Large-subunit ribosomal RNA, domain VI from a Candidatus Zixiibacteriota bacterium, 267 nucleotides, folded computationally. Lineage of the source: Bacteria > Pseudomonadati > Candidatus Zixiibacteriota.
Context: one part of a larger RNA
């Protein structure tokens, strides 16, 4: 931009893409075979291995704005308590998220049309022949089947809803007046969407975000105070104190106020 009004959802599938692996082991069965050694087809079952995808409840990593210990040195006037710097100063743990070494799930069954090979009737060719008419079987392969994208598939498909129903003047091109629809965008709050665009969730008729509160979940039991001890310390107060992303509740703060496109029934 197109798709003959204009919007807003569902979709049909031309068509391209991804997938297509495979071992053991039980059983049928020590059968059939074989003089024995040995030892199946077919058929049904459980399990793996690598690979692919998704996921964080479980187990682990990470988790530089989280807790807590603690070295050195400076600072808040000292004490006490902090804080700032040293690879995040070092350590030990970890919430969310993201993530494998974790978990679940895939390649199943089927259906046609064949290839190699097997065949059935059957001439040329009075036999004979799977082939010359005709015609059955047959593969991990091929085309559906499975999973995704797909109508610029200009053959531009189809469904369902929503919206617009002014006057004048002019041959006419146009001009003048009214009218701004449904819807979408700027714009903001934001997001397990993201380079930006995009997408998705909100915008007061609101839980979209922060903030509070409760709760979960990390830490590991604060600070002052009192008591015991000459003191380092230790107990009590106290499963304290403190806390970044989770969960739900709640309009307290911020999505205010606006504006911009899209018109008039449609060759």
């Nucleotide at each position: 931009c197109g798709c003959a009004g204009g919007a807003a959802a569902c979709u049909u599938g031309a068509a391209g893409a991804g997938a297509u692996u495979u071992g053991a082991c039980c059983u049928u069965a020590g059968u059939a075979c074989g003089a024995g050694a040995g030892g199946a087809c077919c058929g049904g079952g459980u399990u793996g291995a690598a690979c692919c995808a998704a996921c964080c409840g479980c187990c682990g990593g990470u988790g530089c704005a989280c807790c807590u210990a603690u070295u050195g040195u400076c600072a808040c006037g000292c004490c006490a308590g902090u804080g700032g710097c040293a690879u995040c100063g070092u350590a030990g743990g970890g919430u969310a998220g993201c993530u494998g070494c974790g978990u679940u799930g895939g390649g199943a069954a089927g259906g046609g049309a064949u290839a190699a090979g097997u065949g059935c009737u059957g001439a040329a060719a009075g036999c004979a022949u799977c082939u010359a008419a005709g015609u059955a079987c047959c593969a991990a392969g091929c085309c559906c089947a499975c999973u995704c994208u797909a109508a610029g598939a200009u053959u531009a498909g189809g469904u369902u809803u929503c919206c617009c129903u002014u006057g004048g003047c002019g041959c006419a091109a146009g001009c003048c007046u009214c009218u701004a629809a449904a819807g979408a965008c700027c714009c903001c709050u934001g997001g397990a969407a993201g380079a930006u665009g995009a997408c998705c969730a909100g915008g007061u008729a609101g839980a979209u975000a922060g903030g509070u509160c409760a709760c979960a979940g990390a830490u590991g039991u604060a600070c002052g105070c009192a008591c015991a001890g000459u003191a380092a310390u230790g107990u009590g107060u106290u499963c304290a104190g403190u806390c970044g992303a989770g969960u739900g509740a709640u309009a307290c703060u911020a999505a205010u106020c606006g504006g911009u496109c899209g018109u008039g029934a449609g060759g």
Source information
Model confidence (mean pLDDT): 90 of 100.